[in-house]
Molecule: c-di-GMP-I riboswitch aptamer
Organism: soil metagenome
């Protein structure tokens, strides 16, 4: 970063299946992406199971708090790669 070659990824949505949840996987699909390749380093964004407090009033249930979970197709940075016109 091209109305270029070859190629590469898969959004939302269906369907199994993991998982409390966010969300991940596999498949069918293609929104779109010049690093939508890879890393949770910084931010920042979600869930809140455990744990903790309050309350109800009864073996549970409700509401706050919270990542050690999640997001790299939210930003940023570290890396690793295909082409080679202006």
């Nucleotide at each position: 970063g091209a109305u270029a070659a070859a190629g590469g990824c898969a959004a939302a949505g269906c369907c199994g299946g993991c998982g409390a949840a966010a969300g991940c996987c596999g498949g069918c699909g293609a929104c779109g992406c010049a690093a939508a390749g890879c890393c949770a380093u910084g931010g920042g964004u979600c869930u809140a199971a455990a744990a903790c407090c309050a309350c109800c009033a009864g073996c549970g249930g409700u509401g706050g708090u919270c990542a050690c979970g999640a997001c790299u197709g939210c930003c940023a940075g570290g890396u690793u790669g295909c082409c080679g016109a202006a």